[in-house]
RNA sequence: AUUUGUUGUGCCAAACUUGUUGCGAAGCAAGGACGGAAAGCCACGGGUCUCAAGCAGACAGCCGGGUUGCCAGAU
Repeated sequence: AUUUGUUGUGCCAAACUUGUUGCGAAGCAAGGACGGAAAGCCACGGGUCUCAAGCAGACAGCCGGGUUGCCAGAU
């Protein structure tokens, strides 16, 4: 540098509960673990969802794409 994901010390955290923000989809914090090897980040393409329907929003844990990166193995 390329490639792979088998170990999981360590990392993230679905449903659900509580608090809080929002009309809402949902966000954030705490608890909690179904899962995850990019379940880190970016709404670029597709998709789904919301609305007070607009030159508006939500989802990166739906798929693709872009970008950065830990550990371990192989070359």
Model confidence (mean pLDDT): 83 of 100.
A computed fold for a 75-nucleotide RNA from a Campylobacterota bacterium, annotated as c-di-GMP-I-GGC riboswitch aptamer.
Lineage of the source: Bacteria > Pseudomonadati > Campylobacterota.